A computed fold for a 72-nucleotide RNA from an Anaerolineales bacterium, annotated as transfer RNA.
RNA sequence: GCGGGCGUAGUUAAGUGGUAUAACGUCUCCUUGCCAAGGAGAAGGCCACGGGUUCGAAUCCCGUCGCCCGCU
Numbered sequence: 001g002c003g004g005g006c007g008u009a010g011u012u013a014a015g016u017g018g019u020a021u022a023a024c025g026u027c028u029c030c031u032u033g034c035c036a037a038g039g040a041g042a043a044g045g046c047c048a049c050g051g052g053u054u055c056g057a058a059u060c061c062c063g064u065c066g067c068c069c070g071c072u
Stems, first nucleotide, its partner, number of pairs: 001071007010024004018055001026042005048064005
């Protein structure tokens, strides 16, 4: 330099056009003499960034950035 994949909550992932889900973690409450385990609830992400298409974009298209893999 060229090609490909990935970027979504603190972490790991799902979601492939119609207002974003789960698990673990965090916080509160219940249970217990206390801890752990268990039960109930809550907070937390406008989806890497910018532009385009569309009535509507995390999702499709272009560019940029970052990470990984391959080629030279």
Its mean pLDDT, the model's own confidence on a scale to 100, is 83. It matches the Rfam family "tRNA". Rfam classes the family as a transfer RNA.